Annotation: Predicted 3D model of a 1478-nucleotide RNA (small-subunit ribosomal RNA) from an uncultured bacterium. Its Rfam family is "Bacterial small subunit ribosomal RNA". Gene Ontology terms of the family: structural constituent of ribosome and ribosome. Its mean pLDDT, the model's own confidence on a scale to 100, is 86.
RNA sequence: AGAGUUUGAUCCUGGCUCAGGACGAACGCUAGCGGCGUGCCUAAUGUAUGCAAGUCGAGCGGGCAAGCCUUCGGGCUUGCUAGCGGCAAACGGUUGAGUAACACGUAGACAACCUGCCCGGAAGACGGGGAUAACUCGGGGAAACUCGGGCUAAUACCGGAUGUGGAAGGAAGGGGCAUCCCUUCUUCUCUAAAGCGAGCAAUCGGCUUCCGGAUGGGUCUGCGGCCUAUCAGCUAGCUGGUGGGGUAACGGCCUACCAGGGCAUCGACGGGUAGCUGGUCUGAGAGGAUGACCAGCCAGACGGGGACUGAGACACGGCCCCGACUCCUUCGGGAGGCAGCAAUGAGGGAUAUUGCGCAAUGGGGGAAACCCUGACGCAGCGACGCCGCGUGGGUGAUGAAGUCCUUCGGGAUGUAAAGCCCUUUUGUCAGGGACGAAGACUGACGGUACCUGACGAAUAAGCCCCGGCUAACUACGUGCCAGCAGCCGCGGUAAUACGUAGGGGGCAAGCGUUGUCCGGAUUUACUGGGCGUAAAGCGCGUGUAGGCGGGAGAGGCAGUCCGGUGUGAAAGCCCUCGGCUCAACCGAGGAAGGUCGCUGGAAACUCCUCUUCUUGAGGCGGACAGAGGGAAGUGGAAUUGCUGGUGUAGCGGUGAAAUGCGUAGAUAUCAGCAGGAACACCCAUGGCGAAGGCAGCUUCCUGGGUCCGACCUGACGCUGAGACGCGAAAGCGUGGGGAGCGAACGGGAUUAGAUACCCCGGUAGUCCACGCCGUAAACGAUGGUCACUAGGUGUAUGGGGUAUCGACCCCCCAUGUGCCGCAGCUAACGCAAUAAGUGACCCGCCUGGGGAGUACGGCCGCAAGGUUGAAACUCAAAGGAAUUGACGGGGGCCCGCACAAGCGGUGGAGCAUGUGGAUUAAUACGUCACUAACCGUAGAACCUUACCCAGGCUUGACAUCUGUGGAACCUCUCUGAAAGGAGAGGGUGCCCCGCAAGGGGAGCCGCAAGACAGGUGUUGCAUGGCUGUCGUCAGCUCGUGUCGUGAGAUGUUGGGUUAAGUCCCGCAACGAGCGCAACCCUCGCCCCGUGUUGCCAGCGUCAAGUCGGGCACUCUCGGGGGACCGCUGCGUAAGUUAGAGGAAGGUGGGGAUGACGUCAAGUCAGCAUGGCCCUUACGCCUGGGGCUUCACACAUGCUACAAUGGCCGAUACAAAGGGUUCCUAACCCGCGGGGGGGCGGCAAUCCCAAAAAGUCGGUCCCAGUUCGGAUCGCAGGCUGCAACUCGCCUGCGUGAAGUCGGAAUCGCUAGUAACCGCCGGUCAGCUAUACGGCGGUGAAUACGUUCCCGGGCCUUGUACACACCGCCCGUCACGUCACCUGAGUCUGCUGCACCCGAAGCCGCUGGCCCAACUCGCAAGAGAGGGAGGCGUCGAAGGUGUGGCCGGUAAGGGGGACGAAGUCGUAACAAGGUAGCCG
Repeated sequence: AGAGUUUGAUCCUGGCUCAGGACGAACGCUAGCGGCGUGCCUAAUGUAUGCAAGUCGAGCGGGCAAGCCUUCGGGCUUGCUAGCGGCAAACGGUUGAGUAACACGUAGACAACCUGCCCGGAAGACGGGGAUAACUCGGGGAAACUCGGGCUAAUACCGGAUGUGGAAGGAAGGGGCAUCCCUUCUUCUCUAAAGCGAGCAAUCGGCUUCCGGAUGGGUCUGCGGCCUAUCAGCUAGCUGGUGGGGUAACGGCCUACCAGGGCAUCGACGGGUAGCUGGUCUGAGAGGAUGACCAGCCAGACGGGGACUGAGACACGGCCCCGACUCCUUCGGGAGGCAGCAAUGAGGGAUAUUGCGCAAUGGGGGAAACCCUGACGCAGCGACGCCGCGUGGGUGAUGAAGUCCUUCGGGAUGUAAAGCCCUUUUGUCAGGGACGAAGACUGACGGUACCUGACGAAUAAGCCCCGGCUAACUACGUGCCAGCAGCCGCGGUAAUACGUAGGGGGCAAGCGUUGUCCGGAUUUACUGGGCGUAAAGCGCGUGUAGGCGGGAGAGGCAGUCCGGUGUGAAAGCCCUCGGCUCAACCGAGGAAGGUCGCUGGAAACUCCUCUUCUUGAGGCGGACAGAGGGAAGUGGAAUUGCUGGUGUAGCGGUGAAAUGCGUAGAUAUCAGCAGGAACACCCAUGGCGAAGGCAGCUUCCUGGGUCCGACCUGACGCUGAGACGCGAAAGCGUGGGGAGCGAACGGGAUUAGAUACCCCGGUAGUCCACGCCGUAAACGAUGGUCACUAGGUGUAUGGGGUAUCGACCCCCCAUGUGCCGCAGCUAACGCAAUAAGUGACCCGCCUGGGGAGUACGGCCGCAAGGUUGAAACUCAAAGGAAUUGACGGGGGCCCGCACAAGCGGUGGAGCAUGUGGAUUAAUACGUCACUAACCGUAGAACCUUACCCAGGCUUGACAUCUGUGGAACCUCUCUGAAAGGAGAGGGUGCCCCGCAAGGGGAGCCGCAAGACAGGUGUUGCAUGGCUGUCGUCAGCUCGUGUCGUGAGAUGUUGGGUUAAGUCCCGCAACGAGCGCAACCCUCGCCCCGUGUUGCCAGCGUCAAGUCGGGCACUCUCGGGGGACCGCUGCGUAAGUUAGAGGAAGGUGGGGAUGACGUCAAGUCAGCAUGGCCCUUACGCCUGGGGCUUCACACAUGCUACAAUGGCCGAUACAAAGGGUUCCUAACCCGCGGGGGGGCGGCAAUCCCAAAAAGUCGGUCCCAGUUCGGAUCGCAGGCUGCAACUCGCCUGCGUGAAGUCGGAAUCGCUAGUAACCGCCGGUCAGCUAUACGGCGGUGAAUACGUUCCCGGGCCUUGUACACACCGCCCGUCACGUCACCUGAGUCUGCUGCACCCGAAGCCGCUGGCCCAACUCGCAAGAGAGGGAGGCGUCGAAGGUGUGGCCGGUAAGGGGGACGAAGUCGUAACAAGGUAGCCG
């Protein structure tokens, strides 16, 4: 620091996703140790049990126990102790519910306050009194507890005295910040105490008043920190004042009265959410998120309310009341509050021990000893986190075994293991053994850390990943299944993506997953974004608040800047140093941290005040243009209607028609009249207006603008949230009007349909007045203002200059409006002084697509609807510009038997052949538009053969290897359909060793076993090779350069030309390659060579080139020449046209040759081949059958339908081929097929072999025929083991359909079509009419390129790119999901009104009660107080009525999504009616 993902590719926009870090985590797999941390995020849910706040006997009286003494009455001492009393219990600990608040943070204020214990200082404590717990007696109660009588003490309580002081009032002085503060003086005023406790004492501890300090608190204020405007108005103690009350203290804090204020778009009020902070996480930072642990503050203590005590509480382990819940109960009544530490139920994905100790630190009490302390210190549990350590080190190659892969050679795991040598962290055992203790005693942790020794590699590795992003690949299994997946996406038989294995990568006592936050995301943009077309400029203006604002001078100093100072707790982060062996962790020091306060200073800029200026702005004077607006009037043309005339049969309308109108007289035409609407020409690329918009002419009223002048004002300006106004068309209301046009509607057409497009009609509407609506693709898709930044050229208006008599022309300026263009900008397109350039200011708006401009709510509207405007859910894109293609019922240019022109066919018939279909035991397989269908098949009776039935074989029909026997081989018998099975006989070769016997070997045969053979089984979508097709079309590319951000373009486009990207010219291109052409073959002319088997001019011979002879010619086979636009005319050239010459002329005819590529085109059955599959069968052999079936359909052909013919007779002329298990002559036989025969021929020799059409002659006479030959019958021939299924041929007989073929469709441009025959391959034979060749006869036509088909080039549009056989829209049907609405219904929160009213404070009362004080001898009275009562307030509760959020609901509504549903075809190409907006 980026990456993946929209496309065929590109650039941009833009979202989604990933890599990083973090966590109080959880889950899965796994797990050796230690240190330091950390651990209910959920139910502020309910809690059993134990503990968490007591202490003081040196305050007091008593009690108990022990000891001592005793005069036996008792006394003393020590310890413990319930009660009275004191202090503490308001700390510590816990939690985060509530709280949007002075709650918190920060900086301040209190002249408006309090502060127990503690410290310093001053002064003091005199003299009295009456009670009461405990205790005792009695009573009630189950208990909790309680009542009454009696006794008693105090540092408990109460009068009185004193008054250093203090308080209050007054006076004076001083000071200050408004209220005020300080000092001094004064006053009939008010106000203390425990002289207690301990000690022999010194003395110590206490008590009272005051001053001061310290600490802790209370209150007030500025500023700061959440979301929501679909919450816009809120407020009755509410704002202020006065009096009073209350508090420690200010204050509407409370109360009475008075006034009517206060708050709010700088967001009041309401709703939602939330403890705040230091910090923490992340980030380069700015920022974002967060507030666990630790620390500060706040708030809460079962829910709600309340006060009491006290220095302090409205009080977690206090009290009272109400409520809910739980427990006890003798049913009368009581008790309780873990959000303290443990623990437990429940909830939850999830969070620990009912541990040890007060040794340390800290706290309470005490004079102290000491007691208490679940604060705390420790330990336990959990890999929850961070940090550290280990699971060994060295050596060890026949690279062991095993496993995996393999091209079978090998490779990998892998020095890894084993083995050998070492070490001992950890572990186990044993020994020693702390610091922490200051300060004598005292250590929970702990016999722990640590140290030492012994033992022994011993006790210790997993998890995730391996398609790209992203580091790491193979095999098998699976077969769109099972599954994976963060995004893109994998899986449909060869998956590096699923599962497993081997191997590899990463991290490591952990590893992954999930969740959350920040980052990446400059994707909310302050740093640091945008708005012409990607999302985004309000339709336009006027203007409020606000924001911003010209030149000069002076002053101020709020902002700003500089210095000083205060504060910014500690911890944390950062730096340095230090302590645990290191680290984590911890300690010390430093630094840093604010939009903060105070203070001193500066004055440029902003700001404020004052003065001033004229250039911004406005005014004034003059001139001017204009469809600017409103009102009234007025004109002509045209349409239509009406009246009348002329006139007659049609008119009208369309692609063509019809509906319609017309003989009741239309259309046409003339005249007149009526009415409404709109204003031709002028008219423009023009003008005006803010926009919408504005058009005949005249008048009136009226807004704005421009130019010239520089007289006046003196910054008066710009923008503009709200607000207000204007605002096309359509639409709405009321009333008019209505010619034409014309939604709806009717009819006619079109169509599969046609609720459309076209036609005939036609209502609302369109028009007017008034009032609504308020939207448009309201667009320049471009907010307003100002300034600056090359030019060129039009145009409108005004002014100036020059010139002129004048108007033009020409030059200049301003304003407006266009085009082109530089810099610059832009993703590109493009913009470019009318900016989308460079800057400034203000406003509006955007933040992925869909859902949706929808729902709900609010506001507006008569309605239609408008405006504001979400979410759930869903997608991995949606988009912009440009590029290359492809396509278009877009355009241009140009080719091709593409059409046209022409000739002959196909489609109809019969037959042949192939295919589909059907059938079958099987009818083998493949091939399917063109480019399958006389195709693979250049030969299916058996074979072929792959199919079916049946009979058999199992190392096999075929290959290699091993063992064993035998040579090989031949003959025969039985059985069988054959294959096969069973058996008999004959036979003994070759090479080597050896005398021989015998042994071995090669080859062949048999037997046996196993490796293996075999497979036309599968995959042509795993492949090679080959082939078809576009297409013999003229194209397809590259290098370098140039242009472009890039895809890419250029070159290859353009102008010509060509059959051609053929060539020429031009050109930011210059060259090159594959194609084209040429080189090759063949035919055509000539020459040379060659002359047998060929030829024969001349010579001889002669029936015959038969022979002699010859090689001139033909011909053969080789070689060469020839044609190149070379020459002439035309053209710059390429070239073209015409001509000459020439056998041939513009590639001379034909062939071979097929660019980059396309169709996952065809072929695994020609061959080859990976994978998969079968293995007594999916292999092999054999017999028979089938591939030859036949109601049909299609394709390709043959033969015909006849007279340009058929038949008969006669007769002529080819080329190219084939031939030895072959072609076969002559001759004989047969009507013929053929038979016999065998010459010749391995071929320029012989044979097949007759060529046929043709020509000559004859016949037929237009007829289903002397056409046509199908079909069938009979008789034969040939091949073959065998012609039944199922061959061909011959003869005789039979003689079908068919009389030229509907829609449609094919071939061919010259030696071509057409017609005619010949040959060949395959092959025993042949279903060949096929295929491949050969020659013979031998035409017609092409005006032309509009149209059909295919193709090439350029251009255009595109939403297509598996590319128009594309894409794609809406309804309907089905499923799933979320949402809206919904008669209602149910929670929760809350407003208002009223009722009831606990505890309690306060007020009043207080006839009942009361020791202290007063009077009194006393009784009693008084003062004072209390119970009780009443009242205000008041929690909970109740009644009624509103509001808001939510749950649920029959039904209703649309939406999203979902491989192959229905209907149509709306959009994208002129999408076939241009599309789109309202």